[in-house]
Molecule: transfer RNA
Organism: uncultured Clostridia bacterium
RNA sequence: GGGUCUUUAGCUCAGUUGGUCAGAGCAUCCGGCUCAUAACCGGACGGCCCUCGGUUCAAGUCCGAGAAGACCCA
Numbered sequence: 001g002g003g004u005c006u007u008u009a010g011c012u013c014a015g016u017u018g019g020u021c022a023g024a025g026c027a028u029c030c031g032g033c034u035c036a037u038a039a040c041c042g043g044a045c046g047g048c049c050c051u052c053g054g055u056u057c058a059a060g061u062c063c064g065a066g067a068a069g070a071c072c073c074a
Stems, first nucleotide, its partner, number of pairs: 001073007010026004019057001028044005050066005
């Protein structure tokens, strides 16, 4: 220098063909259960989806540029 992939909650990840929903598990907090703790059960909290721009009635999803990271080639 070239190519491919990834970026969504504190962490690990899903998210279909663009549409009525931004979700799961873990963590945290509250409650139940227990003599008590763990486990288990119920609930709550937590995000404008890496950034900027574009297309569209409508973008996490499509397009362009950029950033960070991983791998491959030279």